[in-house]
RNA sequence: GGGUUCGUAGCUCAACGGUAGAGCAGCAGCCUUUUAAGCUGUUGGUUGAGGGUUCGAUUCCCUCCGAACUCA
Numbered sequence: 001g002g003g004u005u006c007g008u009a010g011c012u013c014a015a016c017g018g019u020a021g022a023g024c025a026g027c028a029g030c031c032u033u034u035u036a037a038g039c040u041g042u043u044g045g046u047u048g049a050g051g052g053u054u055c056g057a058u059u060c061c062c063u064c065c066g067a068a069c070u071c072a
Base pairs, nucleotide, nucleotide: 001071002070003069004068005067006066007065010024011023012022013021018055026042027041028040029039030038048064049063050062051061052060
C1' cells in the first nucleotide's frame, strides 16, 4: 500500500428504513444482626466524525478517523 470485518450506555452485546433496548455495573428502596446473595424501582446514548439519498437513517451510499484479521 490492497482486501475483509468492525466502531451503539461505564463493560458485553441487540435493534425490518418508522420514538435506540437487554444483561452486568451504578443509584434508591425492601429483606438480613451485618456483609454478600435475593426482590422491586430507577439513572445513564451527539449510535466514531462529516456529507449524500429519503417524508423519515444505527440501518442504504461516499469520504475521513480508529481497531482487528489477511495479502504483498
The RNA shown here (transfer RNA) has 72 nucleotides and comes from Candidatus Roizmanbacteria bacterium RIFCSPHIGHO2_01_FULL_38_15. Its mean pLDDT, the model's own confidence on a scale to 100, is 80. The sequence is in RNAcentral, with records from ENA. The same sequence occurs in records of 3 taxa. It matches the Rfam family "tRNA".